[in-house]
Annotation: This is a predicted structure of a 246-nucleotide part of an RNA (large-subunit ribosomal RNA, domain VI) from a Patescibacteria group bacterium. The full RNA is in RNAcentral, with records from ENA. Model confidence (mean pLDDT): 87 of 100. Its Rfam family is "Bacterial large subunit ribosomal RNA". Rfam links the family to the GO terms structural constituent of ribosome and ribosome.
Context: one part of a larger RNA
């Protein structure tokens, strides 16, 4: 910019993806085979790589977070903190994001066929699967199974809304994160849980400070699974999402 002004749900033209293969088990030590060995066919299990999702497990990160440690500033001094030292080092660690972790997946089946194997069966009184006609048969083709897809300009379809200057919608503006480099997308925007804050809490550190008893001290034990935190879950209109516009 086109498609009928909007929203919302499709069709599926056409394109892309995948597509793989071992082993073990029963059939069955059966068919065969003197014996040695040893099956088609059918049927289930259970893997390897490849890929897609995803984060309950199992692990990795984790400069949010919780504890220990040193040195040095400072907070008048202890005590207790705080900045700075590659996050100062160490050890744990939600969420996120991850793989080595979890799941899932290739099919099944149906079309038409290669090789092959037949049916009927003529030329050519036999024969002959072909000449006429009819079958069955691959990991392979077509489709099924996932994905994008109406610029398919052949620009579709339903369904509601508005249809002559009103009005449906949409945008700007604002919280914001299931989204993101900006646009975009999506969620909210007082008739409101969008975001911060409160307040509870899944979950992390691990028993705070101060006190008090005991010990000369260093410490230790009670208060105490203590305090801190709490990107995650639920509540809750304090705060901001007003108002005027295009």
């Nucleotide at each position: 910019c086109g498609u009928c002004g909007a929203u919302g749900c499709u069709u599926g033209a056409g394109g892309g993806g995948a597509a793989u293969u071992g082993a073990c088990u029963c059939u069955a030590g059966u068919a065969c085979g003197a014996g040695a060995g040893g099956a088609c066919c059918g049927a289930g299990u259970u893997g390897a790589a490849c890929g897609g999702a995803c984060c309950u497990c199992u692990g990795g990160u984790c400069u949010g977070g919780g504890a220990g440690c040193u040195c040095u500033g400072c907070c008048g001094c202890c005590a207790g903190g705080u900045g700075g030292a590659a996050c100062g080092c160490u050890c744990c660690g939600c969420a996120g994001c991850u793989a080595u972790g979890u799941c899932c997946g290739g099919a099944a089946c149906g079309g038409a066929u290669a090789a092959g194997c037949g049916c009927u069966g003529a030329a050519a009184g036999c024969a002959u699967a072909u000449a006429a006609g009819c079958g069955c048969g691959a990991a392979g083709c077509c489709g099924g199974c996932c994905c994008c897809a109406a610029g398919a300009u052949g620009a579709g379809g339903c369904a509601u809304c508005a249809u002559u200057a009103c009005g449906a919608g949409a945008c700007c503006c604002g919280u914001g994160a299931g989204a993101g480099a900006u646009g975009a997308u999506c969620a909210c925007g007082u008739u409101g849980a969008u975001a911060g804050g409160c307040u509870u809490u899944a979950g992390g550190u691990g028993u705070a400070c101060g006190c008090a008893u005991c010990g000369c001290a260093a410490g230790a034990u009670g208060u105490u699974g203590a305090g801190c935190c709490g990107u995650g879950a639920a509540g809750u209109a304090c705060u901001a999402a007003u108002c005027c516009g295009u």